A computed fold for a 184-nucleotide RNA from Lactiplantibacillus pingfangensis, annotated as Lysine riboswitch aptamer. Lineage of the source: Bacteria > Bacilli > Lactobacillales > Lactobacillaceae > Lactiplantibacillus.
[in-house]
């Protein structure tokens, strides 16, 4: 010098890249409550079952109609900001905690650790969560996008060049630096 490469620091993808926190919006809902009136007659209330404990009820409880008064949480889309570019999301198994008496269980919700899945985001069907036509997700399919590999083309004198175009890989990927270390 050349290939090749651990680790290290950097670095891009997007017309809608993720994700926190905040404000207003809409939805939740004319719904839960609350008050009143009629009807009705025994239970009923602390997420769900059980025990137990404590309420509230024949001085009429939960119920229903009706009328009047009327939130709010989780989820949502937008804009603002802020961190970032496995950003992050999401199965499952484990374990902590909160669900407003107490115990076991179970559900639901948040956080930890491990472990699979997803390169992005849309779009279509269809299942799961959800109040939902919101939206997230999981499977199928569809165009597109960025990357890389490969083949043909083209354009160039030529490139490891720059376009097209078809297939084709995952993010444990890709770009460019620097290069322990190895072959020659």
């Nucleotide at each position: 010098a050349u290939c090749g490469a651990a680790a290290g620091a950097a670095g891009a993808g997007g017309a809608c890249g993720c994700g926190g926190u905040u404000a207003a919006c809409a939805u939740g809902a004319g719904u839960a409550g609350c008050c009143a009136a009629u009807c009705g007659g025994a239970a009923u209330c602390g997420g769900g079952u059980a025990a137990c404990c404590g309420g509230u009820g024949u001085u009429g409880a939960g119920g229903a109609u009706u009328a009047g008064u009327g939130a709010a949480a989780g989820g949502g889309g937008c804009a603002a900001u802020c961190g970032c570019c496995g950003a992050a999301a999401u199965g499952a198994a484990c374990c902590u905690g909160a669900c407003u008496g107490u115990u076991a269980c179970c559900g639901u919700c948040a956080a930890g650790u491990u472990u699979g899945u997803u390169g992005g985001g849309c779009c279509u069907u269809g299942g799961u969560u959800g109040a939902a036509u919101a939206a997230a997700u999981c499977a199928a399919g569809g165009a597109c996008u960025g990357u890389c590999g490969c083949a043909a083309c083209u354009g160039g004198g030529a490139a490891u060049c720059a376009g097209u175009u078809g297939c084709g890989g995952g993010g444990c990927g890709c770009u460019a630096u620097c290069g322990a270390c190895g072959a020659u």